[in-house]
RNA sequence: CUCUCAUCAAGAGCGCGUGAGGGGUACGGCCCUGUGAUCGCGCGGCAACCCCCGGAGCGCUGGGAAGGUGCCAAGUCCGUCUGAAACCUGGCGAUGCUUGGUUUCAGGAAGAUGAGGG
Numbered sequence: 001c002u003c004u005c006a007u008c009a010a011g012a013g014c015g016c017g018u019g020a021g022g023g024g025u026a027c028g029g030c031c032c033u034g035u036g037a038u039c040g041c042g043c044g045g046c047a048a049c050c051c052c053c054g055g056a057g058c059g060c061u062g063g064g065a066a067g068g069u070g071c072c073a074a075g076u077c078c079g080u081c082u083g084a085a086a087c088c089u090g091g092c093g094a095u096g097c098u099u100g101g102u103u104u105c106a107g108g109a110a111g112a113u114g115a116g117g118g
Stems, first nucleotide, its partner, number of pairs: 001118008013043005021032003026080004044072003049068002051064005076110001081107008090098003
C1' cells in the first nucleotide's frame, strides 16, 4: 500500500509548551475554538478488537484488564447514492396514476478502528 472479516446510537481529562485553526475527502449545512484550535510531551481515564481465565448447544457467551492496539465534543456531527413507507403539493379522461417537496426506516458508498492474509 492492498484484500477479507467484524464493529462504529454508549463511554472517557488534567498539566506544560505551541499560538490559529479544527470537525477524513468534494460540496452544502451545523458546530468546536485566544475561557486556547492544532501539534508535541507527561500523567490520568474509557473501552474490550487482539490477549488472559472459564462455560458451551462451538462463527457463541461470562469474567479480567498485565501486555499489543485504539479512543477521551456533537449518531462516523448531519446530508448529498438506492429502495420502501407516510404526509403535503401540482397535473390528469380521477375514488387511481403521476411531478415536486418533507420526514421516518432499511441498505449502499466512503471513512475510522481492530484482526488475519498478500
Predicted 3D model of a 118-nucleotide RNA (SAM riboswitch aptamer (S box leader)) from an Anaerolineae bacterium. Model confidence (mean pLDDT): 83 of 100. Of the family's consensus pairs, 97% are formed in the model.